Predicted 3D model of a 560-nucleotide part of an RNA (large-subunit ribosomal RNA, domain I) from a Thermodesulfobacteriota bacterium. The prediction has a mean pLDDT of 81. Its Rfam family is "Bacterial large subunit ribosomal RNA". NCBI's taxonomy places the organism under Bacteria, Pseudomonadati, Thermodesulfobacteriota.

[in-house]
Context: one part of a larger RNA
RNA sequence: GGCAUGUGGGGGAUGCCUAGGCGCGGGCCGGCGAUGAAGGGCGUGGCCAGCUGCGAAAAGCCUCGCGGAGCCGCUCAGCAGGCGUUGAGGCGAGGGUGCCCGAAUGGGGGAACCCGGCCGGGGUAAUGCCCGGUCAUCCCGCGCAAGCGGGAGGCGAACGGCGGGAAGUGAAACAUCUCAGUACCGCCAGGACAAGAAAUCAAGCGAGAUUCCCGUAGUAGUGGCGAGCGAACGGGGAAGAGCCCAAACCGGCGCUGGCGACAGGGCCGGGGUUGAGGGGCGAUCCCAGGCGAGAGCCGGAGAGUGAGCAACGCGCUCCCGAGCGGAAGGUUGCUGGAACGGACCACCACAGAGGGUGAGAGUCCCGUACGCGACCGGGAGGGCGCUCUCUGGGGAUUGACCCCGAGUACCCCCAGACACGAGCCAUCUGGGGGGAAGCUGGGAGGACCAUCUUCCAAGGCUAAAUACGCGUCCGCGACCGAUAGUGCACGAGUACCGUGAGGGAAAGGUGAAAAGCACCCCAGUGCGGGGAGUGAAAGAGAGCCUGAAACCACAUGCCU
Numbered sequence: 001g002g003c004a005u006g007u008g009g010g011g012g013a014u015g016c017c018u019a020g021g022c023g024c025g026g027g028c029c030g031g032c033g034a035u036g037a038a039g040g041g042c043g044u045g046g047c048c049a050g051c052u053g054c055g056a057a058a059a060g061c062c063u064c065g066c067g068g069a070g071c072c073g074c075u076c077a078g079c080a081g082g083c084g085u086u087g088a089g090g091c092g093a094g095g096g097u098g099c100c101c102g103a104a105u106g107g108g109g110g111a112a113c114c115c116g117g118c119c120g121g122g123g124u125a126a127u128g129c130c131c132g133g134u135c136a137u138c139c140c141g142c143g144c145a146a147g148c149g150g151g152a153g154g155c156g157a158a159c160g161g162c163g164g165g166a167a168g169u170g171a172a173a174c175a176u177c178u179c180a181g182u183a184c185c186g187c188c189a190g191g192a193c194a195a196g197a198a199a200u201c202a203a204g205c206g207a208g209a210u211u212c213c214c215g216u217a218g219u220a221g222u223g224g225c226g227a228g229c230g231a232a233c234g235g236g237g238a239a240g241a242g243c244c245c246a247a248a249c250c251g252g253c254g255c256u257g258g259c260g261a262c263a264g265g266g267c268c269g270g271g272g273u274u275g276a277g278g279g280g281c282g283a284u285c286c287c288a289g290g291c292g293a294g295a296g297c298c299g300g301a302g303a304g305u306g307a308g309c310a311a312c313g314c315g316c317u318c319c320c321g322a323g324c325g326g327a328a329g330g331u332u333g334c335u336g337g338a339a340c341g342g343a344c345c346a347c348c349a350c351a352g353a354g355g356g357u358g359a360g361a362g363u364c365c366c367g368u369a370c371g372c373g374a375c376c377g378g379g380a381g382g383g384c385g386c387u388c389u390c391u392g393g394g395g396a397u398u399g400a401c402c403c404c405g406a407g408u409a410c411c412c413c414c415a416g417a418c419a420c421g422a423g424c425c426a427u428c429u430g431g432g433g434g435g436a437a438g439c440u441g442g443g444a445g446g447a448c449c450a451u452c453u454u455c456c457a458a459g460g461c462u463a464a465a466u467a468c469g470c471g472u473c474c475g476c477g478a479c480c481g482a483u484a485g486u487g488c489a490c491g492a493g494u495a496c497c498g499u500g501a502g503g504g505a506a507a508g509g510u511g512a513a514a515a516g517c518a519c520c521c522c523a524g525u526g527c528g529g530g531g532a533g534u535g536a537a538a539g540a541g542a543g544c545c546u547g548a549a550a551c552c553a554c555a556u557g558c559c560u
Base pairs, nucleotide, nucleotide: 001559002558003557004556005555006554007553008552009551015545016509017508020480021479022477023476024475025474026473027472028471029469030468031155032154039101040100041099042055043054044053046079047078049075050074051073061095062094063093064092065091066090070083071082072081106115107114108113116135117134118133119132120131121130122129137152138151139150140149141148142147159190160188161187162186163185164184170177174224200207201206211238212237213236214235221229222228242461243460244459245405249270250269251268252267253266255264256263257262275439277404278403279402280401281399282398283397284396285395286394287393289298290297291296299391300390301389302388303387304386312385313384314383316381317380318379319378320377321376323372324371325370329345330344331343334341346363347362348352354366355365356364410434411433412432413431414430415429416428417427420446441456442455443454444453445452496503497502516544519531520530521529522528
């Protein structure tokens, strides 16, 4: 020096654990904000560093409800003091206070700071100073104006509509094409959004708004006919709802032009809303309450409170936001530190889900099945009052006089959307140019024409079935178990890094209980250790469960 074995040190793998995470399902809820949000800064405790809470009324103030013996949050302490059966602390609900910044909004500004005007108040001899209120901008309505009244602004996980809109990639290269109308950017909205009541489909039969699912079907098609893209009709389900204007016509009130006759236009009310065409107007006919000259009154009918459709109040029921009740086991001859284990004998069960308790507990504790519960706040349903409408109307026939959405439809050029890449390419939308008919009218049925069928564009509204999860509650998992699972089980978006945008950790475990080692000794009043004591265990002593390996030391043996 090496090898081997042993004993220690070192180290923190492994096993076990879980306070945290991940995913799925269901319910609730789906917004907050100028009455100042989200998010922050700074404060706030008798002594207070961090976290939490709160806001100068500052771990808190008031009221109501639940609850019932303790309490003054966490980092288990301490000192000094308090509160509570006159019901504290805790939990739920509603109020009060709520500095400064932040949309930030009196003006400014390098956020949490600086400086003002006006009104009122406090204070001073007076000024300075202090307190309360008010003063931004834009839009809408009204107003001659001054101004008054109302609204907006910002934040938010995904879901939604609209406006813009890639490339990596695929085509085994690449340009049409694909990726993809995806990612991303912008605007806007709601608890959902959007769509929606046929100028739709269909096919000679018929259907009857929209949305979503299954399916038709990887079909028909489309496609450098490459890569690829990819329907619809019919069928089965979820849900189910239909309405209002414009116009003709009638009435009213302003306005404009004109000397005037007159012409034009606006607003309000009535009327009217359709495709077996509908409506208006005129005529004829039928049906329909009473009283009153009339305003109206009585009676009758219908509908409704948030789609249509104007609108308010009060009970009731249920649900959510604290809670409450809730069965039944002992013994000790066993082991053990401890019984929840073993043995024995019982009991409950609409409860043998789960967790805790010194080990493995239906019957010890919390619970579980089941049942009950709200002053107040929120949600839903239904009822009553009430309100509105009609009764001054409704219907039929007929005349063919009037109305039925115009720079629209349509055509051409160019684009875009349709599964459909310009194709024989219908349909929808836009830009440019041209430009109708008007019910004896017009659109569509995948070029186009005819016949036939079907439907009424150029105005608007509309629940449910559908999508999503920042939040909240419950349940579940052939999900993880501290290098895993969220980046974070722990004072984590922290420490730290970066001018900045931004990047971004490590770090869990004594014990059943602190019973956390009084006292003695060594020692540098150190670190550390030896006794003693606690404990089942201290080789569980806080650098604390288990304690692998590398690495180090010592002891012994062997080899050199």